[in-house]
This is a predicted structure of a 269-nucleotide part of an RNA (large-subunit ribosomal RNA, domain VI) from an activated sludge metagenome.

Context: one part of a larger RNA
RNA sequence: CGUACGAUACUUGAAGAGGAGCUCUCCUUAGUACGAGAGGACCGGGAGAGACGAACCUCUGGUGUUCCAGUUAUCCUGCCAAGGGUACACGCUGGGUAGCCAUGUUCGGAAGGGAUAAGCGCUGAAUGCAUAUAAGUGCGAAGCCUCCCUCAAGAUUAGGUAUCGAUCCUCCGCAAGGGGGUGAAGGCACCUAGUAGACUACUAGGUUGAUAGGCUGCAGGUGUAAGGCCCGUGAGGGUUUAAGCUAAGCAGUACUAAUUUGCCAAACG
Numbered sequence: 001c002g003u004a005c006g007a008u009a010c011u012u013g014a015a016g017a018g019g020a021g022c023u024c025u026c027c028u029u030a031g032u033a034c035g036a037g038a039g040g041a042c043c044g045g046g047a048g049a050g051a052c053g054a055a056c057c058u059c060u061g062g063u064g065u066u067c068c069a070g071u072u073a074u075c076c077u078g079c080c081a082a083g084g085g086u087a088c089a090c091g092c093u094g095g096g097u098a099g100c101c102a103u104g105u106u107c108g109g110a111a112g113g114g115a116u117a118a119g120c121g122c123u124g125a126a127u128g129c130a131u132a133u134a135a136g137u138g139c140g141a142a143g144c145c146u147c148c149c150u151c152a153a154g155a156u157u158a159g160g161u162a163u164c165g166a167u168c169c170u171c172c173g174c175a176a177g178g179g180g181g182u183g184a185a186g187g188c189a190c191c192u193a194g195u196a197g198a199c200u201a202c203u204a205g206g207u208u209g210a211u212a213g214g215c216u217g218c219a220g221g222u223g224u225a226a227g228g229c230c231c232g233u234g235a236g237g238g239u240u241u242a243a244g245c246u247a248a249g250c251a252g253u254a255c256u257a258a259u260u261u262g263c264c265a266a267a268c269g
Stems, first nucleotide, its partner, number of pairs: 001154001005165007016151004022050007034039001052108005060102004067095005072087006112146003119139004168181005186264004190206005211257003214253005220246003227240005
């Protein structure tokens, strides 16, 4: 810009595009058919496995640069105690929430339909026979078209449904058409953010508000803080105390910040 008024949602999809498409073992049928024996099925039914792929984080684990604890050397807060800095761009060590992740969990390939290939037929002449072919008519593959999953109406054949707003004023013009105004539904800007993300976009919100921060509670993590008291000459131990601290998690709560506002946008047939 188009989709012949302007919008907001939700959709259709044999228009189109992409993805997927794998294989093996065992049991049974059945030691049956077949075969002198050795051996050993088709067809059908069932159960597992590997690789591959998608999604997810309940479980098992990884990471988790500062969430908790321990600890060495040294410096500092006057000293004790308690803390802080540096030793990596975590000093080292033991754990670890959310998120992200696989080695973890769940699921997938199927089944069905249609037209066929090689191949196998039916009926059947040319050619009184024969012949799957000439007319006619079947079966038949992991392959083809579908079926399954995703995208998808710029599919210019521009689709459909529901709902919202409008179908005014004025100037030029014979008309078609063009200029200006009003500013509906709606949108954009701006701001708080994240399930989104390089930016943009997308999504959740903007006081008629839980969008983020704070605060409160809980979960989860760490593992029993500091101070006091008791025991021990002391290092230290016990008790108060399953304590104290606590990121990204889950709720609640307007305390703080999303203020105020500006712009675009129709009236056509």